[in-house]
């Protein structure tokens, strides 16, 4: 200098103006929507997307079903050991395969029971075959070629199966609470001895229901839901090869909508690409790699939706560390 392997990090920064949205405080009065429940509106202050928020593929928390226990079925996992709340995740290690190597990958339990399959070649592929000789007798001896495997007892379990272990089912559209109209239900009262209705009363007319209460469900609304926690960040000690665990010290509370906020505009700087200009370096040359200034363009993948732990997938570019191989120089 070139080609690689593994493990990380960033995902533009700052300022101004205008918005959207969650929490807290002030105010507790008014206005609006609504039958109600409940919601909206003011001022101040403070927070507001990600490394994958994605796919919804695994595992949990949480909730309901019966208090979730046993068996069967079904589904899943599979060397061995460890970690974890748990896992199909992570770590270590053996084996097998790939790579010169740093490293990577995992289709890694069992052929003891039963079943299925074994391409091409070969007469025949799991069956006591064929040829020659021999014998009472496929009884014994010898031989050939194909093939991964051949005449006895092989292979495949990523074919069924068996073994061991795990899983009850459904999911925040879970679930809990508040709660109309209409219809239906139950109870009480009134009513063919005429209730109710005909705007108040009487008469009259009409003619089979009427009034009140209760309870369940629906529309609608609120909680669940932003959480003192398997919590986050920084540092340290101890144990462990490691994943990780225990403890100590300090700091923090960190988006929370419900057609769904997290944005728009302007300026300065940074980064990348292209073009132009300028000065200048190396080289005999052809040519080469950089610097400064200016202009234009660009800045990925993608966007929370009950919350966590993983896996997988997408990602313009920039950048750090360790290691391997090749070539050259000393």
């Nucleotide at each position: 200098g070139g080609a690689g392997u593994c493990a990380g990090c960033c995902a533009g920064a700052c300022c101004g103006c205008c918005g959207c949205u969650g929490g807290g405080g002030c105010a507790a009065g008014c206005a609006c929507c609504g039958a109600a429940a409940g919601g909206u509106g003011g001022c101040c202050u403070u927070g507001g997307a990600g490394g994958a928020a994605g796919g919804u593929c695994c595992g949990g928390a949480c909730u309901g079903c019966a208090a979730a226990g046993a068996g069967c079925a079904g589904c899943g996992u599979a060397g061995c050991g460890g970690g974890u709340a748990a896992c199909g995740c992570c770590c270590g290690u053996c084996c097998a395969c790939c790579g010169c190597g740093a490293g990577g990958u995992g289709c890694g339990g069992a052929u003891c029971a039963g079943a299925g399959c074994c391409a091409c070649a070969g007469a025949g592929a799991c069956g006591a075959g064929c040829c020659g000789g021999u014998u009472c007798a496929g009884u014994c001896c010898g031989g050939a070629g194909u093939g991964a495997a051949a005449c006895g007892c092989g292979g495949c379990a990523a074919u069924c199966u068996c073994u061991a272990c795990g899983c009850g089912c459904a999911g925040c559209a879970a679930c809990a609470c508040c709660a109309a109209a209409u219809a239906g239900g139950c109870c009480a009262g009134c009513a063919u001895u005429g209730a109710c209705g005909c705007g108040g009363c009487u008469c009259g007319c009409u003619g089979a229901g009427c009034u009140g209460g209760c309870g369940g469900g629906u529309a609608g609304g609120u909680g669940g839901c932003a959480u003192c926690g398997a919590g986050c960040c920084a540092g340290g000690u101890u144990g462990g090869c490691a994943a990780c665990a225990a403890c100590c010290c300090g700091g923090c509370c960190c988006a929370g909508a419900g057609g769904a906020a997290u944005g728009g505009c302007g300026g300065u700087c940074a980064c990348g690409a292209u073009c132009g200009a300028c000065a200048g370096c190396c080289g005999c040359a052809a040519g080469g790699g950089g610097g400064u200034c200016g202009a234009u363009c660009g800045c990925a993948c993608a966007g929370a939706a009950u919350c966590c732990g993983g896996c997988c997938u997408a990602u313009c570019g920039g950048u750090u560390g360790a290691c391997u191989c090749c070539a050259c120089a000393c």
Molecule: Bacterial RNase P class A
Organism: Vitreoscilla filiformis